[in-house]
RNA sequence: GUCCCCGUAGCUUAAUGGAUAAAGUACCUGGCUUCGAACCAGAUGAUGGGAGUUCGAUUCUCUCCGGGGACA
Repeated sequence: GUCCCCGUAGCUUAAUGGAUAAAGUACCUGGCUUCGAACCAGAUGAUGGGAGUUCGAUUCUCUCCGGGGACA
């Protein structure tokens, strides 16, 4: 330099272009307990940035950023 793949919650993963983006785990609060763990209930928390297509974009297109790989 060319080409390919990936980017969603602190972490690990879902979501056929269509309902309020779903769960596990972690953290926090309450219950339980003599205290803790476990267990039960609840709360908080996310689509890498920008533009485009569309009635509607996590999903499709372009560009940028970051990570990984192949070739040279």
Predicted 3D model of a 72-nucleotide RNA (transfer RNA) from a Parcubacteria group bacterium.
Model confidence (mean pLDDT): 81 of 100.
The organism belongs to Bacteria candidate phyla, within Bacteria.
It matches the Rfam family "tRNA". Its family is annotated with triplet codon-amino acid adaptor activity in the Gene Ontology. It is annotated as a transfer RNA.